[in-house]
RNA sequence: CGGGGUGUAGGUCAUCGGUAGACCGCUCGGUUCGGGUCCGAGAGGCAGAGAGUUCAAUUCUCUCCACCCCGA
Numbered sequence: 001c002g003g004g005g006u007g008u009a010g011g012u013c014a015u016c017g018g019u020a021g022a023c024c025g026c027u028c029g030g031u032u033c034g035g036g037u038c039c040g041a042g043a044g045g046c047a048g049a050g051a052g053u054u055c056a057a058u059u060c061u062c063u064c065c066a067c068c069c070c071g072a
Stems, first nucleotide, its partner, number of pairs: 001071007010024004018055001026042005048064005
């Protein structure tokens, strides 16, 4: 320098263009003498940044940023 991929909750990942979920973790409560396990409840993300298309964008298009892979 050229090509491709990824970016969504603290972590790992889902999410056929129509109100964003799961598991782990965290908080509170129950259980226990206490802890763990188990059970119940809850908080937490407007989706890397910006623009475009659309009635509507995490999703489609473009630019940029970060990281990874391949080639030179």
Predicted 3D model of a 72-nucleotide RNA (transfer RNA) from a Candidatus Daviesbacteria bacterium. The coordinates come from a structure-prediction model, not an experiment, and the mean pLDDT is 83. It matches the Rfam family "tRNA". Rfam's curators write: Transfer RNA (tRNA) molecules are approximately 80 nucleotides in length. The family's RNA type in Rfam is transfer RNA. It was read from a public genome assembly.